[in-house]
RNA sequence: UGAGACGACUGGGCGGUCGCGCCGGGCUCGUCCGGUGAGGAAAGUCGGGGCUCCAUGGGCAGGGUGCUCACGAAACGUGAGUCGCGGUGACGCGCAGGAAAGUGCCACAGAGAAUAGACCGCCGCUGAUCGGACUACCGUUCAGCGGUAAGGGUGAAACGGUGCGGUAAGAGCGCACCAGCAUUUCGAGUGAUCGAGAUGGCUUGGUAAACCCCACCCGGAGCAAGAUCAAAGUUGGGAGCCGCCCCACGGCACUGGCAACGGUGCCCUCCCGAGGUAGAUCGCGUAGAUGGAUGGCCGCCCACCCUUCGUUAGAAGGGGGACAGAACCCCGCUUACAGGUCGUCUCACCAU
Numbered sequence: 001u002g003a004g005a006c007g008a009c010u011g012g013g014c015g016g017u018c019g020c021g022c023c024g025g026g027c028u029c030g031u032c033c034g035g036u037g038a039g040g041a042a043a044g045u046c047g048g049g050g051c052u053c054c055a056u057g058g059g060c061a062g063g064g065u066g067c068u069c070a071c072g073a074a075a076c077g078u079g080a081g082u083c084g085c086g087g088u089g090a091c092g093c094g095c096a097g098g099a100a101a102g103u104g105c106c107a108c109a110g111a112g113a114a115u116a117g118a119c120c121g122c123c124g125c126u127g128a129u130c131g132g133a134c135u136a137c138c139g140u141u142c143a144g145c146g147g148u149a150a151g152g153g154u155g156a157a158a159c160g161g162u163g164c165g166g167u168a169a170g171a172g173c174g175c176a177c178c179a180g181c182a183u184u185u186c187g188a189g190u191g192a193u194c195g196a197g198a199u200g201g202c203u204u205g206g207u208a209a210a211c212c213c214c215a216c217c218c219g220g221a222g223c224a225a226g227a228u229c230a231a232a233g234u235u236g237g238g239a240g241c242c243g244c245c246c247c248a249c250g251g252c253a254c255u256g257g258c259a260a261c262g263g264u265g266c267c268c269u270c271c272c273g274a275g276g277u278a279g280a281u282c283g284c285g286u287a288g289a290u291g292g293a294u295g296g297c298c299g300c301c302c303a304c305c306c307u308u309c310g311u312u313a314g315a316a317g318g319g320g321g322a323c324a325g326a327a328c329c330c331c332g333c334u335u336a337c338a339g340g341u342c343g344u345c346u347c348a349c350c351a352u
Base pairs, nucleotide, nucleotide: 001348002347003346004345005344006343007342008341009340010339012301013300014299015298016297017296018295020037021036022035023034024033025032026031027030039323043334044333046332047331048330049329050328051222052221053220054219062218063217064216065215066214067081068080069079070078071077082096083094084093085092086091097213098212102211103210104207105206106205119152120151121148122147123146124145125144126143127142128141130139131138132137160178161177162176163175164174165173179203181200182199183198184197185196186195187194188193226282227281228280229279234274235273236272237271238270239269240268250267251266252265253264254263255262256261302321304319305318306317307316308315309314
């Protein structure tokens, strides 16, 4: 200098003016004054919790989580690690228990895809054929029967790899080394795990984002939760004269009785209840709602972009600031975001 990795921050500023919500105060009671009023994500409503109401015997079923340690109220959370994969690297990504409990599946291609497989090739035997030898033999070509997992070929994957021995040809058939597996020892680490070694049989494919197995965890609905007060209407009960004296004792209809005095139904007024609709208040917050305020315009300045002039410095004019908008609260996650600032680190090249 160029190309990158990671993290953090910012998200226009000042003034004027016209408005909006909430709170407080004044008065002439609908106006004035003062204060205050969005975000890093207020978003998606995905995870966890507070709070509220309902439910709450046990099991099965169903669902969630799934390497380790720490933090945390908890979490499909965060941090630091382990392991695996990607990158030259800084670093990034991971739905990271078990495939030797059992079952299933493995497209296409290929002969064969999981107690596998003979298509080509290689080897043996038999027969035919042709050639050379001419007492037995050797070879060519074809067919049949068998052996063979070394080599070729197919595939994402072909039942350990390399070498030596061995064999008719071959093969963990035998051996050495390597890889992997099982058991185990020592060392490092809180741990996941890592490093070094011993023994064993010669070897065990992938898939659990298929069923399944293992371990741990799991009631439902949500602020339109819910709580309080409480019209009208409904419904239960009671009363209806009364300042004093006398008579009737709310009204109407029917009815019993000689009368006094009653009975039944409907209606009126008032009182005490029941229940809890309309409505109101609380829940509700140092923004804050009963359908939702937090905005518009002007001027100057600042990033940034364009045009013209100018060698440059610069000048003039024009444009111009993203994503977005609280609704019970909190902790997280995810997603969106113009432009700008800072820090740490990596790689390449050049100079010293």

The RNA shown here (Bacterial RNase P class A) has 352 nucleotides and comes from an Actinomycetes bacterium. It was read from a public genome assembly, where an Rfam model found it. The coordinates come from a structure-prediction model, not an experiment, and the mean pLDDT is 75. Its Rfam family is "Bacterial RNase P class A". Rfam classes the family as a ribozyme.